c-di-AMP riboswitch aptamer (ydaO/yuaA leader) from Streptomyces showdoensis, 147 nucleotides, folded computationally.
[in-house]
RNA sequence: CGUGCGCGCGCGCCGAAUUCCGCAAGGGAACCGGGGAACCACCACUUGGGGUGAAUCGGGCCACGUCGCACCCGUGCGGCACACCCGUAGGAGACCUUCCUGCUCCGAACCCGUCAGCUAACCCGGUAGGCGAGAAGGAAGGAAAGG
Repeated sequence: CGUGCGCGCGCGCCGAAUUCCGCAAGGGAACCGGGGAACCACCACUUGGGGUGAAUCGGGCCACGUCGCACCCGUGCGGCACACCCGUAGGAGACCUUCCUGCUCCGAACCCGUCAGCUAACCCGGUAGGCGAGAAGGAAGGAAAGG
């Protein structure tokens, strides 16, 4: 000097996931999600359908297995197919919003259970978890700080 791990105090990011009262149980505010008329929309509903979320879709290759065909009954060929690879609709990134140009990433997971379009009144829920040492530049408006 660099890197890894742990602890503490801060700063910040994804996300609705913050805050107040209370000894607690719990109750507010705020934010978020679902159900739910008329009108309108849809004539779909076992090829089930639907929800949260940015997380959809396409191509390649393809294990175990399965289906079909052929035949020398054990092989061959083809279809489907986890994983993996390459893209992609879309999404995130340090004062905030918008625009422009770049760079780096994400492009998952879960839930309902045969059932739900929109939807006023109304009804029912959630307020978790996980990360970072990086935080690019320009323009307009604002905020904050300083003078």
The organism belongs to Streptomyces, within Bacteria. The coordinates come from a structure-prediction model, not an experiment, and the mean pLDDT is 82.